This is a predicted structure of a 132-nucleotide RNA (c-di-AMP riboswitch aptamer (ydaO/yuaA leader)) from a soil metagenome. The prediction has a mean pLDDT of 79.
RNA sequence: CGCCGAACUGUCGGCCACUUGGUCGAUGGACCGGGGACCCAAGGUUUUCGGGGCGAAUCCGUGGAUUUCCACGAGUAGCGCUGCUCUUUCAGCGCGAGCCCGUCAGCUAACCCGGUAGGCCGAAGACAGAGG
Numbered sequence: 001c002g003c004c005g006a007a008c009u010g011u012c013g014g015c016c017a018c019u020u021g022g023u024c025g026a027u028g029g030a031c032c033g034g035g036g037a038c039c040c041a042a043g044g045u046u047u048u049c050g051g052g053g054c055g056a057a058u059c060c061g062u063g064g065a066u067u068u069c070c071a072c073g074a075g076u077a078g079c080g081c082u083g084c085u086c087u088u089u090c091a092g093c094g095c096g097a098g099c100c101c102g103u104c105a106g107c108u109a110a111c112c113c114g115g116u117a118g119g120c121c122g123a124a125g126a127c128a129g130a131g132g
Stems, first nucleotide, its partner, number of pairs: 002120003008029009030116006040106001050104001051101004059075001060073005078095005084131004089126002
């Protein structure tokens, strides 16, 4: 410089630093997620076949364990990157996890609640259209 992701940013003030900045507080903007009517749609379990949310991250086959689960696959729905930006196509390279709520939630105007983290590092291809 750049990438995944909503996870960015302005102003004012205190403190630190002394170059660009860092941190705390206040106040704005922006982005993201959840709950929540009529109508519509329906399905569900109520001593559990519990149900649901974030996310691209689901599903299938084989084998092993035999609640759970683990391994493999020129697997798979889906997702990301290729360097001025956006879009389509082609080509190449990757991901296809994990976590949360707690018996409860379809959609959903008004309204209400919450988040603004964390993790990466290397080649940087081609054509077209529209911008800058």